Annotation
Transfer RNA from a Spirochaetales bacterium, 75 nucleotides, folded computationally. Its mean pLDDT, the model's own confidence on a scale to 100, is 81. Taxonomically the source falls in Spirochaetales (Bacteria, Pseudomonadati, Spirochaetota, Spirochaetia).

[in-house]
RNA sequence: GCCGGAAUAGCUCAGGGGUAGAGCAAUGCUCUCGUAAAGCAUGGGUCGACAGUUCAAUUCUGUCUUCCGGCUCCA
Numbered sequence: 001g002c003c004g005g006a007a008u009a010g011c012u013c014a015g016g017g018g019u020a021g022a023g024c025a026a027u028g029c030u031c032u033c034g035u036a037a038a039g040c041a042u043g044g045g046u047c048g049a050c051a052g053u054u055c056a057a058u059u060c061u062g063u064c065u066u067c068c069g070g071c072u073c074c075a
Base pairs, nucleotide, nucleotide: 001071002070003069004068005067006066007065010024011023012022013021018055026042027041028040029039030038048064049063050062051061052060
C1' cells in the first nucleotide's frame, strides 16, 4: 500500500428505514441478626465522525478515524 471484518448503555452483545433492546454491572426496595444469593423496581445512549439518498437514517450509499485479521514487495 491492498483486501476483509468490527465500532450500539459502564462491560459483553443483539437489532436492522417509522418510539433503540437483552444479559451482567450500578442505584433503591423486599427478605436476613448482618452479608451474599434470590425477587421487584429505577436510572443509564451523539448507535465512531462527516456528507449523500429519503417524508423519515442507528439501519442504505460514499469518504474518513480507530481496532482486529489477512495479502504483496516482482525486474

Rfam family: tRNA. Rfam links the family to the GO term triplet codon-amino acid adaptor activity. By type it is a transfer RNA.